[in-house]
RNA sequence: UCGUGCUAGGUGGGGAGUUAGCGGUGCCCUGUACCCGCAAUCCGCUUCAGCGGGGCUGAAUGCCCGUCCGAGAUCGAAAUUGAAGGGACUGCGGACGCCAGGCGGCGUUGAGAGCCUGGUCCCGUGCGGCGACGUCCGGUGAACUCCGCCAGGGCCGGAAGGCAGCAACGGUAAGCUGAUCGCGUCGGGUGCCACGGGGUCGCCGGGUUUGAGCAGGCCAGCACGAGCAAGCCGGCAAGAUCGACCGACGGCGGGGCACGG
Numbered sequence: 001u002c003g004u005g006c007u008a009g010g011u012g013g014g015g016a017g018u019u020a021g022c023g024g025u026g027c028c029c030u031g032u033a034c035c036c037g038c039a040a041u042c043c044g045c046u047u048c049a050g051c052g053g054g055g056c057u058g059a060a061u062g063c064c065c066g067u068c069c070g071a072g073a074u075c076g077a078a079a080u081u082g083a084a085g086g087g088a089c090u091g092c093g094g095a096c097g098c099c100a101g102g103c104g105g106c107g108u109u110g111a112g113a114g115c116c117u118g119g120u121c122c123c124g125u126g127c128g129g130c131g132a133c134g135u136c137c138g139g140u141g142a143a144c145u146c147c148g149c150c151a152g153g154g155c156c157g158g159a160a161g162g163c164a165g166c167a168a169c170g171g172u173a174a175g176c177u178g179a180u181c182g183c184g185u186c187g188g189g190u191g192c193c194a195c196g197g198g199g200u201c202g203c204c205g206g207g208u209u210u211g212a213g214c215a216g217g218c219c220a221g222c223a224c225g226a227g228c229a230a231g232c233c234g235g236c237a238a239g240a241u242c243g244a245c246c247g248a249c250g251g252c253g254g255g256g257c258a259c260g261g
Base pairs, nucleotide, nucleotide: 001261002260003259004258005257006256009057010056011055012030013029014028015027020046021045022044023043024042034054035053036052037051038050063255064254065253066252067251068250072246074244075243076242077241080238081237082236085233086232089231090230091228092227097222098221101219102218103217105214106213112210113209114208115207116206117205118204119203120202121198122197123196124195125194126193127191128190130187131186132185133184134183135182137178138177139176140175146171147170148169154163155162156161
């Protein structure tokens, strides 16, 4: 070094999760790799490996060890992004207020202030208006019980004559109804009305004295600060990238026994 026969071994591996821990089933990655049965309120173990059964291969492309590369998962940090939230700070900022610097406005055809007076406010009275009621006025109104006149009829009388009296007619009382002119009483969410009294100096008007400011519309400044949420703040989710720890596939190096040539 080659051949034959063996044996160890191999016949997928890994990550997260689960678990006291490990392996498996289930999820994911890798990428192609014997078959059957079992297993998530799970199955089997306590360390060469899931348990049980059946095959194949077998000393190297396939097995073992070391090393390199590194898919991918997990964890940590994290630029950034997203959807909600907050209102401390920065920013913006409604309304109220201060000031009187700038512009504008009013003002010697008189600002502002002082004084007087009237109104606005309250009470009362008168007048007017409106309303209610009464009166007045018109109509109606007694059918058994109002008045007048009383046909007919009745009564008294010898007669002349007299008396009572129904209906009709005329009128009237209460009542009902109308008209609202006049009169009276009462009332008020009554009046560009009149008079008297009171009150207030706030506002408005007038008069008078004085004689130069007044006012606060816009801008600037100051104060307060409802609110907005761009910055900002604290969480949540995703997350380029970096690190940690595993790490499939793959590359490289090394690694049995017996006999014979």
The RNA shown here (Bacterial large signal recognition particle RNA) has 261 nucleotides and comes from a Dehalococcoidia bacterium. It matches the Rfam family "Bacterial large signal recognition particle RNA". The family's RNA type in Rfam is non-coding RNA gene. Lineage of the source: Bacteria > Bacillati > Chloroflexota > Dehalococcoidia. The sequence was found by an Rfam model in a public genome assembly.